[in-house]
TPP riboswitch aptamer (THI element) from a bacterium, 96 nucleotides, folded computationally. The prediction has a mean pLDDT of 78.

RNA sequence: UCCACAUGCUGGGGGCGCUGCGAUCUUCGCGGCUGAGAAGCACCCCUCGAACCUGAUCCGGGUGAUGCCGGCGGAGGGAAGCACAUGAGCACCAAG
Numbered sequence: 001u002c003c004a005c006a007u008g009c010u011g012g013g014g015g016c017g018c019u020g021c022g023a024u025c026u027u028c029g030c031g032g033c034u035g036a037g038a039a040g041c042a043c044c045c046c047u048c049g050a051a052c053c054u055g056a057u058c059c060g061g062g063u064g065a066u067g068c069c070g071g072c073g074g075a076g077g078g079a080a081g082c083a084c085a086u087g088a089g090c091a092c093c094a095a096g
Base pairs, nucleotide, nucleotide: 001088002087007083008082009081010080011046012045013044014043016040017033018032019031020030021029022028023027052077053076054075058071059070060069061068
């Protein structure tokens, strides 16, 4: 100096929809659906990148309804450094 998985630390990125009832109702409360997560002292993801966004007021299927499922699609975009193991290479020093 380089090197895997995992882990940790710090930092960063991201989404939060559909729906019933009630309530002096752009909101709040209690439930239902999908999901890791539907405002959580949480969850997911960070280039080995399908977290997430765009296309998209898209296409097909299904549902009480919805990015609910599939397609689009490994398409375009998208947020990282450090520490730790082992091994390897190079250089220097010391001793024999």